[in-house]
RNA sequence: GCUCCUGUAGCUCAGUUGGUAGAGCGCUUCACUCGUAAUGAAGAAGUCGUGUGUUCGAGUCACAUCAGGAGCU
Numbered sequence: 001g002c003u004c005c006u007g008u009a010g011c012u013c014a015g016u017u018g019g020u021a022g023a024g025c026g027c028u029u030c031a032c033u034c035g036u037a038a039u040g041a042a043g044a045a046g047u048c049g050u051g052u053g054u055u056c057g058a059g060u061c062a063c064a065u066c067a068g069g070a071g072c073u
Stems, first nucleotide, its partner, number of pairs: 001072007010025004019056001027043005049065005
């Protein structure tokens, strides 16, 4: 220098053919308990790495770019 993969909640990851962003763990509150853990109920938390474009509509498609990883020369 070239090619490919990954980037989504605090962490680990889903997300189908472009059509209202989800799960587990964690966190907060409440119930239960003499108290804690466990268990049950409810809740908060996301400009989907960044920017631009295509589209009525983008996590998803295109281009550029950033970070990490793999391969080739």